Background: This is a predicted complex of two RNAs, RNase P RNA and transfer RNA, with 479 nucleotides together. Rfam match: Bacterial RNase P class A. It is annotated as a ribozyme. Its mean pLDDT, the model's own confidence on a scale to 100, is 75.
[in-house]
C1' cells in the first nucleotide's frame, strides 16, 4: 500500500422557540421522555387463571462432549467433518449388522445385483470321476487349492439294440513360417513359433452407463482372470494399552477380506412438554331490563267508606353484570463504576442510580450552526435470546499479496 | 393482541400426506364440417409452481426464513 477476517460500539451533536404524554406543584414552573432491532411472533420463562392423587399412551420438540443459565431450538469452550493459501467461517453432527421402506432416466446389471463390449477357451476351458500332495476343521470324516490321468464337440467307419434313434469300438480333425528326420520325389512325422472361427462354456481385470457399480497400487498366479494368493495403504468389527472430566486422539494385535446411501422417510433409542394467554386475571359499577318490600298516585269492585286486587307512575332494597373507572402496569433474572473466581459464556461481592407508562394511543415541528449531510424503524404485561431490516461512521486484535528498509 | 388457511398455465383448481416424467376444464391459436357463424371433432402452444437458503443423487412435494393474500375469535 492494496485485499480480507473476527469482536466490539455509535446511531446526528450543540444552542433557541413553539408543542405533546406521565409525575409534582407554592400553579411561575420543575423534572422524565423509544430501540438496536421496540419488528417478525419463532423459541424460552416470569406472572394469572384453569385443570390435576400418581404414572402410562397419543402428539410435539429436542439430539456429539462438557460448562453457563430461571430456562431454551439460546451462549462459552472443546471434540469431529466440511471449505478457505490464511486469519478464519459452516454443520437438524443420536442410531442404516432391530426392522418397513426408496434409489426416476440411463446402464448388462441398483441391493447380499450383473455379462453388452471385451478377454479366454479342441494345445480340451468349467464341471465330474479316480489317484498324489499339502492347508484348515467341529478329524477313522470332512472341506478348500494344487498337480497328474481319464471323460466332453464334430466328421468317417465297423458292429449291436426295439423304430425315429440310441450305445459302444477304431480312425482323423482348420491355415501357416522356420527347423529337423525318413524317402529319388509327392508326401508322412517331430520340434518351436504365428494366425483364424465358434460351440458347450468360464472370467470380471479393462470400456462404457449413472449421483451411487461389493475396496486402492504392486506382485504371485492362470487358458484367460479373480483377495484366489501375497505384501503395503485405506476402512470396518472385536479386545487391549496409554492420554483426557468427556466427545475423542495415539499406539498395539487378532478376524473376515470389504460388509454402499438416504431417518429435514416411517421408525428406534435417550431427554423434556398439562390447557390458555395482561383482550390473562381481579375491585368498584351508571342506564335498561329482572326480582322483592311500601306510606303514595291511577284505577276494577253501581256510588261514599272500609276491604280486597290490579298497575307499564313513584321511593327503597337485592343479585349477576355491560358501558365506564381503577389495579394489574412499571424497583426489574435492571442500569452503571470497580474487584474476585473461570480460556469464556457467566457468577459472586461492594458502592452508585431510579429510568416512558399511555388507553385511539405523547417524542414532533421550524430557525441557526458544526459534521461524516443522518438509514432501518418506533413501545402497548414484562424479561432472555434466535431471525430479519438498516446510510454511514469509529476502534480492538489478526490474516494474505506485492514494494521498500 | 391471538389463531387457522392459501399462493401451481390467461381464468378457476388438482398434484403435496407417501419426493423422480407438472396436469384437468375453460379461454388463446391452426385445421376439418358450414354459404358464412355458432356448436362439435382434430392438433398446437403456453409454467421463474411467490422469493431465497437447506437436507437428498434428485424438491411443486421435506425442513427453515421471507414477501403477500384471505379467514375467525374478543
Nucleotide at each position: 500500500c492494496g485485499a480480507g477476517u473476527u469482536c466490539g460500539c455509535g446511531a446526528g451533536g450543540c444552542g433557541g422557540c413553539c408543542g405533546c404524554g406521565g409525575c409534582c406543584u407554592u400553579c411561575g414552573g420543575g423534572u422524565c421522555g423509544a430501540g438496536g432491532a421496540a419488528a417478525g411472533u419463532c423459541c424460552g420463562g416470569a406472572c394469572u387463571c384453569c385443570a390435576c392423587a400418581g404414572g402410562g399412551c397419543a402428539g410435539g420438540a429436542u439430539g456429539c462432549u462438557g460448562g453457563g443459565u430461571a430456562a431454551c431450538u439460546c451462549c462459552c469452550a472443546g471434540g469431529c467433518g466440511g471449505g478457505g493459501u490464511g486469519a478464519c467461517c459452516c454443520g437438524a453432527c443420536g442410531g442404516a449388522a432391530a426392522g418397513u421402506g426408496c434409489a426416476g432416466c440411463a446402464g448388462a446389471g441398483a441391493g447380499c445385483a450383473g455379462a453388452c463390449c471385451g478377454c479366454c477357451g479342441a494345445u480340451g476351458a468349467c464341471g465330474c470321476c479316480u489317484g498324489u500332495c499339502g492347508u484348515c476343521c467341529u478329524a477313522u470324516g470332512g472341506a478348500c487349492g494344487a498337480c497328474a490321468g481319464g471323460u466332453u464337440c464334430g466328421c468317417g467307419g465297423a458292429a449291436c439294440c426295439u423304430u425315429c434313434g440310441g450305445u459302444u469300438c477304431c480312425g482323423c480333425g482348420g491355415c501357416u513360417g522356420c527347423u529337423u528326420g525318413a524317402g529319388g520325389a509327392a508326401u508322412c512325422g517331430g520340434g518351436c513359433g504365428g494366425c483364424g472361427a465358434a460351440c458347450a462354456g468360464g472370467c470380471a481385470a479393462g470400456g462404457g452407463u449413472g449421483a451411487a457399480a461389493c475396496g486402492g497400487u504392486g506382485g504371485u498366479g492362470u487358458a484367460a482372470g479373480a483377495g484366489a494368493c501375497c505384501a503395503c495403504c485405506a476402512g470396518c468389527g472385536g479386545c487391549c494399552c496409554g492420554g483426557g472430566a468427556g466427545a475423542c486422539c495415539g499406539g498395539g494385535c487378532c478376524g473376515g477380506c470389504u460388509c454402499g446411501g438416504c431417518a429435514a422417510a416411517c421408525c428406534c433409542c435417550a431427554u423434556c412438554c398439562g390447557g390458555a394467554g395482561c383482550a390473562a386475571g381481579g375491585u368498584c359499577g351508571a342506564g335498561c331490563a329482572g326480582g322483592g318490600a311500601c306510606a303514595g298516585g291511577g284505577u276494577g269492585g253501581c256510588c261514599c267508606g272500609c276491604c280486597c286486587g290490579c298497575u307499564a307512575c313513584g321511593u327503597c332494597c337485592c343479585g349477576g353484570g355491560u358501558a365506564g373507572a381503577c389495579c394489574g402496569c412499571g424497583c426489574g433474572a435492571g442500569g452503571c463504576c470497580g474487584g474476585c473466581a473461570g480460556c469464556a459464556a457467566u457468577g459472586c461481592c461492594g458502592g452508585u442510580c431510579c429510568c416512558a407508562g399511555a388507553u385511539a394511543g405523547a417524542u414532533g415541528g421550524c430557525c441557526g450552526u458544526c459534521c461524516a449531510c443522518g438509514a432501518c424503524a418506533g413501545g402497548a404485561u414484562c424479561c432472555g435470546g434466535c431471525u430479519u431490516a438498516c446510510a454511514c461512521g469509529c476502534g480492538a486484535a489478526c490474516u494474505c499479496g506485492c514494494a521498500c528498509c | 393482541g391471538c389463531c387457522g388457511g392459501g399462493g401451481u398455465a390467461g381464468c378457476u383448481c388438482a398434484g403435496u400426506c407417501c419426493g423422480g416424467u407438472a396436469g384437468a376444464g375453460c379461454a388463446a391459436c391452426g385445421c376439418a364440417c358450414u354459404c358464412g357463424u355458432a356448436a362439435u371433432g382434430c392438433g398446437u402452444a403456453g409454467g421463474u409452481c411467490g422469493u431465497c437458503g437447506g437436507u437428498u443423487c434428485g424438491a411443486a412435494u421435506c425442513c427453515g426464513a421471507u414477501c403477500u393474500c384471505c379467514g375467525g375469535c374478543u